[in-house]
RNA sequence: CCCCCUGUAGCUCAACGGAUAGAGCAAUUCCGUCCUAAGGAAGAGAUGAGGGUUCAAUUCCUUCCGGGGGGA
Numbered sequence: 001c002c003c004c005c006u007g008u009a010g011c012u013c014a015a016c017g018g019a020u021a022g023a024g025c026a027a028u029u030c031c032g033u034c035c036u037a038a039g040g041a042a043g044a045g046a047u048g049a050g051g052g053u054u055c056a057a058u059u060c061c062u063u064c065c066g067g068g069g070g071g072a
Base pairs, nucleotide, nucleotide: 001071002070003069004068005067006066007065010025011024012023013022018055028042029041030040031039048064049063050062051061052060
């Protein structure tokens, strides 16, 4: 320098172009206990950034950024 893959919650993963973007673990609050733990309940938390296509974009196109792989 060229090509391919990839980026969603603190972590690991879901989501035909259409519903309030879901789940497990973690964390928080409450119940529980003499105290802790087990167990139970509740709420919070995310689409890498910009632009485009579309009635509608996590999804399609494009540029950039980050990560991985291959070639020279």